[in-house]
RNA sequence: GCCCGUGUGGCCUAAUGGAUAAGGCGUCGGUCUCCUAAACCUACGAUGCCGGUUCGAGUCCGGCCAUGGGCC
Numbered sequence: 001g002c003c004c005g006u007g008u009g010g011c012c013u014a015a016u017g018g019a020u021a022a023g024g025c026g027u028c029g030g031u032c033u034c035c036u037a038a039a040c041c042u043a044c045g046a047u048g049c050c051g052g053u054u055c056g057a058g059u060c061c062g063g064c065c066a067u068g069g070g071c072c
Stems, first nucleotide, its partner, number of pairs: 001071007010025004018055001026044002029041003048064005
């Protein structure tokens, strides 16, 4: 340099192009307890970046970035 894959909360994983992006772990607060743990309740927190297509994009297309693999 060329080709292929991947990119969603702090971590792991969902979402047929169509409901307020869902769930688990985690964290804050609360209930319970003498205290802690466990259990339960509540809250917090995400689509790598820039464009395009579309009535509608996490999803499709282009470029870039990061990362993994392959070729030379």
A computed fold for a 72-nucleotide RNA from Acrobeloides nanus, annotated as transfer RNA. The prediction has a mean pLDDT of 81. The source organism's lineage runs through Eukaryota, Metazoa, Bilateria, Chromadorea and Acrobeloides. Rfam family: tRNA. It is annotated as a transfer RNA.